[in-house]
């Protein structure tokens, strides 16, 4: 100097001034890193005093975080990459489907097309070699055999078993014999976790009222509670349809909150203590000019709040690491 | 705020039991006919919305997103 890999910030900022919107009384505040999707997990309201089942659904190595989570962090096996780094992850021996064409064969121990051996033929023996495929009776190299084959021997794969290590996924070391296609983002099975609607949830004031029709009723009943059963509660009722009336207050922002700093911890992240309040709208608020700085031009605007995680993004700036060239 | 469905030749649709991408209508050309419509024959025209991924294989399975309809409060 060039090229990658992780992984963070900013994405306006001062002052004046004239215009909005909350609060207050002379004064502060006022859209994000995604606010975006609505893809997960929850607070918080209501059914509802509320419990089991089953049937649905979610997750998917292992161990830790965290209110949880499909989400973070650590790790262990496995692919790709020189490499920093990245990507994958239960069971195929509990059954069950399904594997088209090609190919001798792909109903899994099922099969002989070309081909090698023996024999005069007829025929019989082979799964090494070839040729088909995504995958064809472990792999390479050495004996042996009429040819040939884990037939036998060595080192690899794989399984099985005892020994140590590790909390655990696992991993090393001995032995054994020489076996056991693929696909679960196909049905399945194994472990684990899930009531149900949603802030337009939901309480309260106001206003404003015409009816029909089904059922039930003194309690083993109507009916309730995502769908069945159980259980449970259960009546001045309870479902259907139609008509009238509809403005307001609360939810509404003080949180699993933000920064600081010590201290455990590889880390995620906890504990402690110090300090601060940072939009709460509802025909739905932040925009105009003027200066200065300057990279600031993209993506793009809260609607009950969080915690992720996907997607979309012009410039800029920093950390860190890694390969290659040149030079001292 | 919550739900449901759909996206395939120029236009309307089947195919979504993973293995061939097809029917209508239109278009070219050829036959017939004085000409033209019908009619008959061939025939050309598809990134199955876009991308990742599972599998030997993906219109179909899985996940992300981009667009259209609908429906409830």
């Nucleotide at each position: 100097g060039a090229a990658a890999u992780g992984g963070a910030a900013c994405g306006g900022a001062u002052g004046a001034u004239c215009g909005c919107g909350g609060c207050a009384u002379u004064g502060c505040c006022g859209a994000g890193g995604a606010a975006a999707g609505u893809c997960c997990g929850g607070a918080c309201u209501u059914c509802a005093c509320a419990g089991g089942g089953c049937a649905g659904g979610g997750u998917g190595c292992c161990g830790g975080g965290u209110a949880a989570c499909g989400c973070c962090c650590g790790g262990a096996g496995g692919g790709a990459g020189u490499g920093a780094u990245c990507c994958c992850u239960g069971a195929a021996g509990a059954g069950g489907g399904c594997c088209a064409u090609a190919g001798a064969a792909a109903c899994g121990g099922a099969a002989a097309c070309c081909g090698c051996c023996c024999g005069c033929a007829a025929g019989g023996g082979c799964a090494a070699g070839g040729a088909u495929g995504g995958a064809a009776a472990g792999g390479c190299g050495a004996g042996g055999u009429a040819a040939g084959a884990g037939c036998u021997c060595a080192c690899c794969g794989g399984c099985g078993a005892a020994c140590g290590g590790g909390u655990a996924a696992c991993c090393g070391u001995u032995c054994g014999g020489c076996c056991u296609g693929g696909u679960a983002a196909c049905c399945u099975c194994c472990a684990c976790c899930c009531g149900a609607a949603g802030c337009a949830a939901g309480a309260c004031c106001a206003a404003g009222u015409c009816g029909a029709g089904a059922g039930g009723a003194u309690a083993u009943u109507a009916g309730g509670u995502g769908g069945c059963c159980c259980g449970c509660c259960g009546a001045u009722c309870u479902c259907u349809c139609u008509g009238g009336u509809a403005g307001g207050u609360c939810g509404c922002u003080c949180g699993a909150g933000g920064g600081g700093u010590a201290c455990g911890g590889u880390a995620a992240c906890g504990u402690a203590u110090c300090u601060c309040c940072a939009a709460g709208a509802u025909a739905g608020a932040u925009g105009g000019u003027c200066a200065u700085c300057c990279a600031a031009g993209a993506c793009a605007g809260a609607a009950u709040c969080c915690g992720g995680c996907u997607u979309a993004c012009a410039g800029u700036u920093c950390c860190a690491u890694u390969u290659c060239c040149u030079c001292a | 705020g919550g739900g449901g469905u759909c996206g395939u030749g120029g236009c309307g649709c089947a195919g979504u039991u993973g293995g061939g991408a097809g029917c209508g209508c239109g278009c070219u050309u050829c036959c017939u006919u004085c000409g033209c419509a019908a009619g008959g024959a061939a025939g050309a025209g598809g990134u199955c919305g876009u991308g990742g991924g599972u599998u030997c294989a993906a219109a179909u399975c899985c996940c992300a997103u981009c667009g259209g309809c609908u429906c409830c409060a």
Predicted 3D model of RNase P RNA and transfer RNA as a complex of 401 nucleotides. Rfam match: Bacterial RNase P class A. It is annotated as a ribozyme. The coordinates come from a structure-prediction model, not an experiment, and the mean pLDDT is 78.